Overview: The RNA shown here (small-subunit ribosomal RNA) has 1433 nucleotides and comes from an uncultured Chloroflexota bacterium.
């Protein structure tokens, strides 16, 4: 942007526009009539009867061939645009011009007579004319013969000769006649209409490539207005086509319209021109004109009337109905205007028109009110609660009346020379009345302008495209608020632009999609120097055309606007006509540099054919020879005692050609290697000797094309798809062994394909260089081409400039141009179906859609990956030394189980965790009982003095509920000496209200603290530099470090967070102070301060960082240990530690309280502890710690118990006393002797002790009794590099009470580390990616199931064009006409009538012929059991 439709609203006006579908069928009315001044006869009315006036059926003239409507069909000289016509017509109109005499038969109407339902006919009779027919006459018409002229298809014009063709009258006026008008003829021009013919343009398809029989010419005849195969006969055989013939498909065509900056796209409603068409199909008549929308005849649907015999009938004209559809109106008024027909004329007729009426369909232009009006009323929404929006909006208050209505007045223009106006009492104008009548519709995540709340919870929804929604949604829903438009708004559909996404302007094609596998070459395209002509192409001027309308511009007219009136422009690849000659073309004649040839020379796996070598492999005979060969990761099948392998001679036969060799050469590619001959292609170089553009490219064609494959025939050593066999494996139809057929060779024929790749067509010019190499020439040099410079051709690599999106490419370009071809156009589908053409097949070559995705690529980043690679740490491994896993127990999970077993924690980084203590308590869980302003906390209202609190007693397991003895405290005032009382307040309590309270849910709403990578050594800035950009550089490289630690170098320079020092305990020394140590030096305890830096020395390195080695030193290279944890990572963990958004509960999810679980157990994990014993256990004896605790408290002496433990209180607020003058392993001395034991301690029984309000469920110790597993623990798995592991005890938190856990003490005290290959984590550098929630990623293919499109398929079914036959309506035309037969014409008789003739016809036939019938194909669609891929879930 629109002929628009759909939603949701919809006040006025002007002006347009209005079946896009079913070229469907249609009721009903109307859409072409008129003319009595062309006739006759009837009717009415009037009459002075003479007639006069109106009416209409017929005859007859003209119109009906226009206007109107549609747009099926056409891909067409249909249209468009330009010519031509000497090939041609025109009624009416205009002009010139000439005539219009003279006569005859007839047919309607009207009446009679039939036939018929009816339409509607048929006989017999009568009549008239501007109907019809003869005759005269006519020039310059027009045909025939002839002279010549101008001109060239049948043109114009002149002269002679022949011969042919016309007419109608009506009417006025005057009027015996005359004139007028209107009409008739004939010729000639004229306008305006047209008919034919051409040159140019005009969709889409080659998966339509061959078409054509009146087809092509001709010659005749026929026929039209008129040229022609228009059509007929005979002759020739052409003619169309790749610049797309035929054939499908689709469509009326242009002016223009819509979009574009334009070039282009798209589209042809309204308006114009053209064409074509009237239910479908044929087909003549009539006419100036039709092959005829509101005529005719046939045929076929179909509809209607019938009396069954037969008949009507065509809205794609106005209304208007049905039906179809998303969808398109009034059966409406006038002929006043505009235009047409007929008429002398008045006037009729006109659904053309002009108007009105519906429709927001579309374009314009008003209007719904202006002004003021804050305390920003109320409501509403939102809050951080304070406020904010809505919002001067309203409301109130002044003003105004456009439109609308409603009164009242006036009132057009359109109309011309009077009257006459459908619209219309419209429009337009004053006055009056009244803010009065009048606003919605989308959207508000980005793209795009415009946000919040609440409702939902991957729900219901939304969505143009990206994407919203799984409990905080600016994205759905509603609300407030907001943008935007605005009597409309959105949605859908459709085109046009953005889209340089088909690119002429104006793309590409080394990796993104795109270079044919190579070549010869046809058409075609394109072409080198100078010159001359030409003027096709190009340029310039003029004329003619290119209707109007439309567009631009300038001007006017409706108040504006839109519409609309004038003018000027602009528009064509058009036509003619003059010019101009540089380009291109074309013609002519040169040129020699493009090409090609001679001549001399070169190097080669160029290509075919013959022959021929030698070395290996096999096999075959023989010989030596004996158990094994072979093969692999390691084996095994295999082969070998019937002698293998080895080895030696000896022979067969195939294929293949080491070494040379190369980054090498050759060829157009595929490709080509051993030598020898013969045959042949092409290329390089030097000569500048001949041809003189002969040249480049190259659709179709042709031809050559590894391998594999396919036919025939041959040949077969080795190698081997297939197959068999043996291993691997979870399989193993592989990978790897042992066999092993096709093939591999070889002739002769196909096939025609590739990562046929340099993923980079071909030519030709031009644009720094270096380096190597292959093959020639030159040139200096020289003994020599040995080197050196220099040129041409090839082949690599590196690289200015340039290109490139980057990689990267650069004289072998992917750079700058110039020619030609091939080829591309999201991704699947699919290089596939279906048609074609190739092939023996295999199969190849061409080549799609449906349907689906919101990508799918290409190059580069940074990641993070890799059973990649370097380098390098780490108790990672390896070295070791002890454990676990296996038994008993202890704990803690997971499961199970329960009324309940409260929750949380889950690979490392949950599982002796949260819990540094679950017997009530804790406790949150679970019965039961209870309480509701609560257990607690703030406020506010009442209310209370016998108030608050509360004994006794009663229910009750308590909590709790009831009772009520007793009985307060605090201010201010008052009254009393005090006591103490009295009146207001508090407090407290009682009622109510707010509210508390929830360990209730969400760690995935959050803080804040942790946990891990990881104490790893990395993480990043700024500023320059580098890239289009993401990013990169720094930070990467050499070295070296525990360390991005440090040196050194670098397009970087700096700097920050990390490391490291700084901090605390520890080793050594001084030094000061010190109490509680009996005591000083001295321990020791607390401060201070030293002392260690790679500081000496030697080597190594790069004179650096550093390392090795030594010394001296308590300590040496960080001296040992803690404390510190970067930037992130695991939506890690923790709402139950606290805190805290949101959500939910409120007599309960809060709260108390009793019992109860949190202690359950067939199991299974995980961390420990005791052991399995002799490096051991038990007895007795003795030696040595630190580190800490201690007043509701550590607890001595002492005394009692066999012990736990009791008594018992000294001493201690602790360097004082206690725990503990404590230790254990150790050390001495005895038994014990290898056993389930004097190991081992679990079970269990009893009888005791402490704690506690209570040890049943559920603590701990103690004695006596029992005495179980267990005998070093599978696969596996953990911890330790020194004062470490391991062994051994001691403390402490916690806590009434309870350690195998936990945090800290000392005690005694190893071993091993060759070494980074291998597990594991982590750091750098690098590679490689289709990964980026990032390898726990990503993805393939069957296979099941679902949905949808499509292929194929026995067949079936429709549609469309053609051919062949048979049929064959009307109806031109021919033929025939014995039937009929009025006008001329003869002849008889003659009023009249009869004959016959010309000439007409009825009927017959024949040629085409609509159409049917009928037969084999073609060709498009549906549809199909079943099947075959494919999309998507």
């Nucleotide at each position: 942007g629109u002929g628009a439709a759909c939603g949701c609203u919809g006040g006025c006006g002007g002006u347009g526009c209005g079946c896009c579908u079913a070229a469907u069928g249609c009721a009903u009315g109307c859409a072409a009539g008129u003319c009595g001044a062309g006739c006759g006869a009837c009717c009415c009315g009037g009459u002075u009867c003479g007639c006069c006036g109106g009416g209409g059926a017929g005859c007859g003239g003209c119109a009906a061939a226009c206007g109107g409507c549609u747009g099926a069909g056409u891909a067409a000289c249909g249209c468009g645009u330009g010519a031509g016509u000497a090939a041609c017509c025109u009624a009416u109109c205009c002009u010139u011009u000439g005539g219009u005499g003279g006569g005859g038969g007839a047919c309607a109407a009207c009446c009679c007579c039939g036939a018929g339902a009816a339409a509607u006919c048929g006989g017999g009779a009568c009549u008239a004319a501007u109907a019809c027919c003869g005759c005269a006459u006519a020039a310059g018409a027009u045909c025939c013969c002839u002279u010549g002229g101008c001109c060239u298809u049948g043109g114009c014009g002149a002269g002679g000769g022949g011969a042919u063709g016309a007419a109608a009258g009506u009417u006025c006026g005057c009027u015996u006649g005359c004139g007028g008008a209107c009409g008739c003829c004939g010729a000639a021009g004229g306008a305006g209409g047209g008919g034919c013919u051409c040159g140019c343009g005009u969709c889409c398809u080659a998966u339509c490539a061959g078409g054509u029989a009146g087809u092509u010419g001709g010659u005749g005849g026929g026929g039209u207005a008129a040229a022609a195969g228009c059509u007929c006969a005979c002759c020739a055989a052409g003619c169309c086509u790749a610049a797309a013939a035929c054939g499908g498909g689709u469509a009326g065509c242009u002016g223009g319209u819509c979009u574009g900056a334009g070039a282009g796209g798209a589209c042809g409603a309204u308006c114009a021109g053209c064409c074509a068409g009237a239910g479908g199909g044929g087909g003549a008549c009539u006419g100036a004109g039709a092959c005829a929308c509101g005529g005719c005849c046939c045929c076929c649907a179909c509809u209607c009337c019938u009396a069954c015999g037969g008949g009507a009938g065509g809205c794609a004209g106005c209304a208007g109905c049905a039906g179809g559809g998303a969808a398109u109106c009034u059966u409406g008024g006038g002929c006043a205007a505009u235009g047409g027909g007929c008429g002398a004329a008045a006037g009729c007729c006109u659904g053309a028109c002009c108007c009105a009426g519906c429709g927001a369909c579309g374009c314009c232009g008003c209007g719904u009110g202006g002004g003021g009006g804050a305390u920003g009323a109320a409501g509403g929404c939102c809050c951080u609660a304070g406020g904010g929006c809505u919002g001067u909006a309203a409301a109130c208050c002044c003003c105004u009346u456009u439109u609308u209505c409603c009164g009242a007045g006036g009132g057009a223009a359109g109309a011309g020379u009077a009257a006459g106006g459908a619209c219309g009492g419209u429009a337009c104008c004053u006055c009056g009345g009244g803010a009065a009548u009048a606003a919605g519709c989308u959207c508000c995540g980005g793209c795009u302008a415009a946000c919040u709340a609440c409702g939902u919870g991957c729900c219901a929804g939304c969505a143009g495209c990206c994407g919203c929604g799984g409990u905080a949604a600016u994205a759905c829903g509603u609300a407030g608020g907001g943008a935007g438009c605005g009597a409309g708004c959105g949605u859908u559909a459709c085109c046009c632009g953005g889209a340089u996404u088909u690119a002429u302007u104006g793309g590409g094609c080394g990796u993104a999609a795109a270079g044919a596998g190579c070549g010869c070459g046809u058409a075609g395209g394109u072409g080198g120097u100078a010159a001359g002509g030409u003027a096709a192409g190009u340029c310039c001027u003029c004329u003619g055309u290119g209707a109007a309308a439309g567009c631009u511009c300038c001007c006017g007219g409706c108040u504006u606007a839109a519409c609309u009136g004038g003018g000027a422009g602009a528009g064509g690849u058009c036509a003619g006509a003059g010019g101009a000659a540089a380009c291109u073309g074309u013609c002519u004649a040169a040129c020699u540099u493009g090409a090609g040839g001679g001549c001399a020379g070169c190097a080669g796996a160029g290509g075919a054919g013959a022959g021929u070598g030698g070395a290996a492999u096999u096999c075959c005979c023989g010989g030596u020879g004996u158990a094994g060969c072979g093969g692999u990761g390691a084996a095994a099948u295999g082969c070998g005692u019937a002698g293998a392998a080895a080895u030696c001679g000896g022979g067969a036969g195939g294929a293949a050609c080491a070494c040379c060799a190369g980054u090498g050469g050759c060829g157009a590619a595929g490709g080509c290697g051993g030598c020898u001959c013969u045959c042949u292609g092409g290329g390089c170089u030097g000569u500048u000797c001949c041809u003189g553009a002969c040249a480049c490219u190259g659709a179709g064609g042709c031809g050559c094309g590894a391998a594999a494959g396919c036919g025939u025939g041959g040949g077969g050593a080795g190698c081997a798809a297939a197959c068999c066999g043996g291993a691997u494996u979870a399989g193993a139809u592989a990978c790897c062994c042992g066999g092993g057929u096709a093939g591999u060779c070889c002739a002769c024929g196909c096939c025609c394909u590739a990562a046929a790749c340099u993923u980079u067509g071909g030519a030709c010019g031009c644009u720094a260089g270096g380096u190597a190499u292959g093959g020639g020439g030159g040139g200096u040099a020289u003994c020599g081409a040995c080197c050196c410079c220099u040129u041409c051709c090839g082949u690599g690599c590196c690289g200015a400039a340039g290109c490139u999106a980057a990689c990267g490419c650069g004289u072998u370009a992917a750079g700058c141009g110039u020619c030609c071809c091939g080829c591309c156009u999201g991704g699947g589908a699919a290089g596939u179906a279906c048609g074609g053409c190739c092939g023996c097949a295999a199969g190849g070559c061409u080549a799609a859609a449906a349907c689906u995705c919101a990508a799918a690529g290409g190059a580069a980043u940074u990641g993070a990956c890799g059973g990649g690679g370097g380098c390098c740490c780490g108790c990672a491994c390896a070295a070791g030394c002890g454990g676990u896993g296996g038994a008993g127990c202890g704990u803690g999970u997971g499961g199970u189980u329960u009324a309940g077993u409260u929750c949380g924690a889950u690979g490392c980084a949950a599982a002796g965790c949260g819990a540094a203590a679950a017997a009530c308590c804790u406790u949150a869980c679970c019965a039961g009982g209870a309480c509701u302003u609560g257990a607690c906390a703030u406020g506010c209202u009442g209310g209370u003095g016998g108030u608050a609190g509360g004994a006794a007693c009663c229910c009750g397991a308590a909590a709790g509920g009831g009772g009520g003895a007793c009985g307060a405290c605090c201010c201010c005032g008052g009254g009393g000496u005090a006591a103490c009382u009295c009146u207001g307040g508090g407090a407290g309590c009682c009622a109510g209200c707010a509210c508390a309270g929830g360990u209730g849910c969400u760690g995935c709403a959050u803080g804040g603290c942790u946990g891990u990578c990881g104490u790893c050594a990395g993480c990043u800035c700024g500023u320059g530099c580098c890239g289009u950009g993401a990013g990169g550089u720094g930070u990467u490289g050499g070295g070296u470090u525990a360390a991005g630690u440090c040196c050194c170098g670098c397009a970087a320079c700096g700097a920050g967070c990390g490391c490291a020092a700084c901090c605390c305990c520890u080793g050594c020394c001084g030094u000061u102070a010190g109490u509680u140590g009996a005591a000083u030096u001295c321990u020791c305890u607390a401060g201070c301060g030293g002392g260690a830096c790679a500081g000496c020395c030697c080597c190594c390195c790069a004179c650096a960082a550093g390392g090795g080695g030594g010394a001296g030193g308590a300590a040496g290279g960080u001296g040992g240990g803690g404390a510190u944890g970067a930037c992130g990572u695991c939506a890690a963990g923790u709402c139950a530690g606290c805190a805290u958004g949101g959500c939910c509960c409120u007599u309960a999810c809060g709260u108390c309280c009793u019992g109860g679980g949190c202690u359950a157990c067939a199991c299974a994990c995980a961390c420990g502890c005791u052991a399995c014993a002799a490096u051991g256990g038990c007895c007795g004896g003795u030696a040595c710690a630190a580190u800490g605790g201690g007043u509701c408290g550590c607890u001595a002496a002492a005394g009692c118990g066999c012990a736990a433990g009791c008594u018992g209180g000294a001493g201690c607020c602790a360097a004082u006393c206690c725990c503990a003058c404590c230790a254990a392993a150790g050390c001495c001395g005895g038994c014990c002797u290898c056993a389930g034991u004097u190991g081992g301690g679990a079970u269990c029984g009893c009888a005791g002790g402490c704690u506690g309000c209570a040890a049943c469920u559920c603590g701990c110790c103690u004695g006596c009794g029992u005495g179980a597993a267990c005998g070093u623990g599978g696969a596996a798995u953990c911890g330790c590099u020194a004062g470490u592991a391991a062994c051994u005890g001691c403390a402490g938190g916690u806590c009434a009470g309870c350690a195998u856990a936990c945090u800290g003490c000392g005690g005694u005290g190893a071993a091993u580390a060759c070494g980074u290959u291998c597990c594991c984590g982590g750091g750098c550098c690098u590679u490689g990616u289709a990964c980026a929630c990032a390898c726990c990623g990503c993805c393939c293919g069957u296979c099941a199931c679902g949905u949808c499109a499509u292929g194929g398929a026995a067949g079936c079914c429709g549609a469309g064009a053609g051919c062949g036959c048979c049929u064959g309506a009307a109806g031109u035309c021919g033929c025939u006409g014995u039937g009929c037969u009025a006008a001329c014409c003869c002849c008889g008789c003659u009023u009249g009538c009869g004959g016959g003739g010309a000439g007409g016809u009825a009927g017959g036939u024949g040629c085409c012929g609509a159409g049917g019938g009928u037969g084999a194909g073609c060709c498009c669609g549906g549809u199909g059991a079943c099947u075959g891929g494919g999309a998507c879930g």